[in-house]
RNA sequence: GAUCAGCAUCAAGAGUUGGGCUGACGUCCACGCCAACCUGCCGAGACCCGGCAAGGUGGUUCCCGAAAGGGGAUGCGGCCGAUGGGCAACCAAGGGGUCGUAG
Repeated sequence: GAUCAGCAUCAAGAGUUGGGCUGACGUCCACGCCAACCUGCCGAGACCCGGCAAGGUGGUUCCCGAAAGGGGAUGCGGCCGAUGGGCAACCAAGGGGUCGUAG
């Protein structure tokens, strides 16, 4: 890098913004906003719950169906190097539980 497979979600939420391309549909970029999938943070340390929203995505009209369900989409960190490895991640949150470290 490619292919196959698996798991989760599509309830709610969020632009009457600016710009590029297009005859149009549409698509892309910037900024804003939403959500909380991954990473990170919430001061030994580990795990769970909860929180934050910095880093990486995503979303900001999903479709068909009476339903079951099907289709489709998104996520399952990023960058550099690659033999071992290394780097960045807020001025936010700054809590609860179990285990546990030291005294």